The RNA shown here (c-di-GMP-I-GGC riboswitch aptamer) has 88 nucleotides and comes from a Dehalococcoidia bacterium. It was read from a public genome assembly, where an Rfam model found it. Rfam family: c-di-GMP-I-GGC riboswitch aptamer. Its family is annotated with cyclic-di-GMP binding in the Gene Ontology. Model confidence (mean pLDDT): 83 of 100.
RNA sequence: UCCGACAAAGGCAAACCCGCCGAAAGGCGGCGACGCAAAGCUACGGGCCUGUGUCCCCUUCCGGGAUAUGGCCGCCGAGCCGCCGAAG
Numbered sequence: 001u002c003c004g005a006c007a008a009a010g011g012c013a014a015a016c017c018c019g020c021c022g023a024a025a026g027g028c029g030g031c032g033a034c035g036c037a038a039a040g041c042u043a044c045g046g047g048c049c050u051g052u053g054u055c056c057c058c059u060u061c062c063g064g065g066a067u068a069u070g071g072c073c074g075c076c077g078a079g080c081c082g083c084c085g086a087a088g
Base pairs, nucleotide, nucleotide: 002088003085004084011036012035017030018029019028020027021026034074040080041079042078044077045076046075047072048071049070051069052068053067054066055065056064057063
């Protein structure tokens, strides 16, 4: 360094429910633990979610596509930082 133990010390906290914020996706706090070795941080690439604007297709509507904006890092990758130390 890779790696990750029925190791130790500590850490985080899904869903449900409650309060607040938001048009929504969702966020924050409380409660609570399904899980997590980066479930720490960054929306950078992909992906997913939301409403609205613009443009295009169809145009009667419905519907579809592109793009801008918003959200999710507990979807995958990338970058940055980091606790512990058995075996290999």